[in-house]
RNA sequence: GGGCCUUUAGCUCAGUUGGGAGAGCGCCUGCUUCGCAUGUAGGAGGUCGUCGGUUCAAGCCCGAUAAGGUCCA
Numbered sequence: 001g002g003g004c005c006u007u008u009a010g011c012u013c014a015g016u017u018g019g020g021a022g023a024g025c026g027c028c029u030g031c032u033u034c035g036c037a038u039g040u041a042g043g044a045g046g047u048c049g050u051c052g053g054u055u056c057a058a059g060c061c062c063g064a065u066a067a068g069g070u071c072c073a
Stems, first nucleotide, its partner, number of pairs: 001072007010025004019056001027043005049065005
């Protein structure tokens, strides 16, 4: 320098037929307990890496770019 893959909640990840942003764990609150844990009910938390484009509409399609991984040179 070139090819490919990944980037979505604090962590691990799902989400391709383009229209509802989600799960588990973690965190907070209530109940339960003498107290803790467990259990249970509820809640907070995301400009979907960044910029631009296509579209009525983009996490999803297109281009550029950043970071990480991997292969080639």